This is a predicted structure of a 385-nucleotide part of an RNA (large-subunit ribosomal RNA, domain III) from Pelagibaculum spongiae. Its mean pLDDT, the model's own confidence on a scale to 100, is 87. It matches the Rfam family "Bacterial large subunit ribosomal RNA".
[in-house]
Context: one part of a larger RNA
């Protein structure tokens, strides 16, 4: 220099109570303000206790602070179905023999890893200061594994089929969601009006199960044969002959059930004022409508659009009184890891409580083509002077 610059978005803040030594900044009420395709919400990565209660204010907070994502201490994360382990395999990585090299070591085959891909199975209310598709409560579903009982050609690392996939356009079917009217229940105004074609608030219910619909694919049975599918096949594949006109696959949503259940305005009671108990009405229609499902649908296009296991089927050895295969019924079984909490952020990446940067999902009202914009809801928040 100077008590100067700055105190990190111009979304804004006032009251009144309360606690305190002490209140602009904490807590709780009223009022204003701001988002609202977000500055709500919930997952991925990354962080790691930051997450709840108790208690302190030295430092940490750009000011104070009785407050915290500070500091001490306790206490919290509950799984057959959700993610991972697990089976499969992709680029790519490792590589037993091998090949190369003077050696380090380099490359690659059988193999064996590797998921950002396939591949069994759960929803709906309850409830905790703090977890919940994990606890409970109702109601289901899935896969081995035993046992009994009926029938019975079963077998793989092998064939085949199946899984299995591009771009652009795209007409309809439905539904989630909105809105209206009906239906409950409460409400009647300190007025210019207010019993009325008024205001408020609610009218919510899920996987499963049963049926198989809009519609989308395919013709369908038998027999003979057969250089293919690395041997075999009754399987696929070619081929030939006869029947025959509806047979299979698939497939949203709706009805029914699941539910004489749940939730549910609200009223009643209790109360430490935080909250706990009990009981509970209506619970329909229409109308609109997805970018969400049928749809890995259909159309059309050159640039022709992963594999492999999971499934189905066929035989090889081999077994054939057995073991294996099929369907009933019963019984047990389904480890171990993650689960708190932030996730367009003050907890992640930027030294920082930094005006920067971060993939995915949800997607309400009016006006509007619209996720633009504007005011608004649920829900957050007024950006630490």
């Nucleotide at each position: 220099g100077a008590g100067u610059a700055a105190c990190g978005a111009u979304a804004a803040g006032g009251g009144g109570a309360g606690u305190g030594a002490g209140a602009u900044g904490c807590u709780c009420c009223c009022c204003c303000g701001c988002c609202g395709a977000a500055a709500g919400a919930c997952c991925a990565a990354g962080g790691g206790u930051u997450c709840c209660u108790g208690u302190u204010c030295u430092a940490u907070g750009c000011u104070a602070a009785u407050c915290a994502g500070a500091g001490c201490a306790g206490g919290g994360u509950g799984a057959g179905u959700c993610g991972g382990c697990c089976c499969c395999u992709a680029a790519g990585g490792c590589a037993a023999g091998g090949c190369u090299g003077a050696a380090a070591a380099g490359c690659g085959u059988a193999g064996u890893c590797g998921a950002u891909g396939g591949g069994a199975a759960g929803c709906g209310g309850g409830u905790u200061a703090a977890u919940a598709u994990u606890c409970c409560c109702g109601c289901a579903c899935u896969a081995g594994u035993g046992u009994u009982c009926a029938c019975u050609g079963c077998g793989a690392u092998g064939g085949g089929g199946u899984g299995a996939c591009g771009g652009a356009g795209u007409a309809g079917g439905u539904u989630a969601g909105g809105c209206u009217a009906g239906c409950a229940c409460g409400g009647c105004g300190u007025u210019g009006g207010u019993u009325g074609u008024c205001c408020g608030u609610g009218u919510u219910u899920a996987a499963g199960g049963u049926u198989g619909u809009a519609g989308g694919c395919u013709g369908g049975g038998a027999a003979u044969u057969u250089a293919g599918g690395c041997a075999a096949a009754u399987c696929c594949g070619g081929a030939u002959u006869c029947c025959u006109a509806a047979g299979g696959c698939u497939g949203a949503g709706a009805a029914c059930u699941g539910a004489u259940g749940a939730c549910g305005a609200g009223u009643c009671u209790c109360c430490a004022c935080g909250g706990a108990g009990a009981u509970g009405a209506a619970g329909u229609a229409g109308u609109u409508g997805a970018u969400a499902c049928c749809a890995u649908g259909c159309u059309u296009c050159c640039a022709g659009g992963a594999a492999a296991a999971a499934c189905c089927u066929c035989u090889a050895a081999g077994c054939u009184u057995c073991a294996g295969g099929u369907g009933a019924a019963c019984a047990g079984u389904a480890a171990c890891c993650g689960u708190a909490c932030c996730c367009c952020a003050a907890a992640c990446c930027g030294a920082c409580a930094c005006a920067g940067g971060u993939g995915g999902u949800c997607a309400g009202g009016u006006a509007g083509a619209g996720a633009a914009u504007a005011c608004c809801a649920a829900g957050g928040c007024g950006c630490u002077u």